Predicted 3D model of a 77-nucleotide RNA (transfer RNA) from a Pseudobdellovibrionaceae bacterium. NCBI's taxonomy places the organism under Bacteria, Pseudomonadati, Bdellovibrionota, Bdellovibrionia, Pseudobdellovibrionaceae. The RNAcentral record of the sequence draws on ENA. Rfam family: tRNA.
[in-house]
C1' cells in the first nucleotide's frame, strides 16, 4: 500500500430496515434461604449498538468517511 472479516451492557455473544421499551448467559447489586458461606429461589441495575455524515416515514441493521483489533496479500530490509 491493497484485500477481507470484527466492533452491541464489566466479559462472552444474538439481533442483518418497523414486531417491546434493543435481548441471552456468566459477573454485579438487594432480598428470601443458612449459624456463617456456597448452592437454589425472587428482583433489580448497568447500552444514546466505535466516531461523523448521508439514504428512508422509520437505521444497531443500508451507504461513505474516520478510528481501532484481527487476518491475507504485496512492498522494503
Nucleotide at each position: 500500500c491493497g484485500g477481507g472479516g470484527c466492533g452491541u451492557a464489566g466479559c462472552g455473544c444474538a439481533g442483518g430496515g418497523g414486531u417491546u421499551u434493543a435481548g441471552c448467559g456468566c459477573g454485579c447489586u438487594u432480598g428470601c434461604u443458612u449459624a456463617g458461606g456456597g448452592a437454589g429461589c425472587a428482583a433489580g441495575a448497568g447500552g444514546u449498538c466505535g466516531g461523523c455524515g448521508g439514504u428512508u416515514c422509520a437505521a444497531a441493521u443500508c451507504c461513505g468517511c474516520c478510528c481501532g483489533c484481527c487476518c491475507c496479500g504485496a512492498c522494503c530490509a

RNAcentral records the identical sequence in 3 taxa.